[in-house]
RNA sequence: GCCCCUAUAGCUCAGCAGGAUAGAGCAGCGGUUUCCUAAACCGUUGGUCGCACGUUCGAAUCGUGCUAGGGGCA
Numbered sequence: 001g002c003c004c005c006u007a008u009a010g011c012u013c014a015g016c017a018g019g020a021u022a023g024a025g026c027a028g029c030g031g032u033u034u035c036c037u038a039a040a041c042c043g044u045u046g047g048u049c050g051c052a053c054g055u056u057c058g059a060a061u062c063g064u065g066c067u068a069g070g071g072g073c074a
Stems, first nucleotide, its partner, number of pairs: 001073007010026004019057001028044005050066005
C1' cells in the first nucleotide's frame, strides 16, 4: 500500500432480504422473602445503533468516505 471482518445499553450479544415503540441476558436501582447477607421472584432505569454525507416517503439495516479494533497478502 491493497483486500476482508467487526463497531447496537455499563458488559456479552441478537436484530442488519429497508417500515412494528430498537431488544435479550448479565449488571444497576426499587420491592417481596430472610434475624442479616446471598439466592430466588416481581417491577424498573439505561441507546446520537462508531462518525459524516448520500439514496429513499421511510435507514441500526443500502451506498461512499473517515475513525477504531482484528485478520490476510505484499
Transfer RNA from a Syntrophorhabdaceae bacterium, 74 nucleotides, folded computationally. Its Rfam family is "tRNA". By type it is a transfer RNA. RNAcentral holds the sequence, with entries from ENA.